[in-house]
RNA sequence: ACGGCUGUGGUCUAAUGGCAUGAUACAGGCUUCCCAAGCCUGCGAUGUGGGUUCGAUUCCCGCCAGCCGUA
Numbered sequence: 001a002c003g004g005c006u007g008u009g010g011u012c013u014a015a016u017g018g019c020a021u022g023a024u025a026c027a028g029g030c031u032u033c034c035c036a037a038g039c040c041u042g043c044g045a046u047g048u049g050g051g052u053u054c055g056a057u058u059c060c061c062g063c064c065a066g067c068c069g070u071a
Base pairs, nucleotide, nucleotide: 001070002069003068004067005066006065007064010024011023012022018054026042027041028040029039030038047063048062049061050060051059
């Protein structure tokens, strides 16, 4: 330099064009003599800039980051 793959809360993950899902972590509460476990509630995310569309996590292009490969 070129090619391929990936990018979603702190972490992991689902969503094949129509309210972004669940787990875990964290915070509060219930329970318990206390802790743990269990139950309830809350919190928080689509890498970035454009395009297509009534509507984009999803389709297209550029860029950025990571990984792999070729030279």
Predicted 3D model of a 71-nucleotide RNA (transfer RNA) from a Candidatus Woesearchaeota archaeon. Its Rfam family is "tRNA". Rfam links the family to the GO term triplet codon-amino acid adaptor activity. Taxonomically the source falls in Candidatus Woesearchaeota (Archaea, Nanobdellati). The coordinates come from a structure-prediction model, not an experiment, and the mean pLDDT is 82.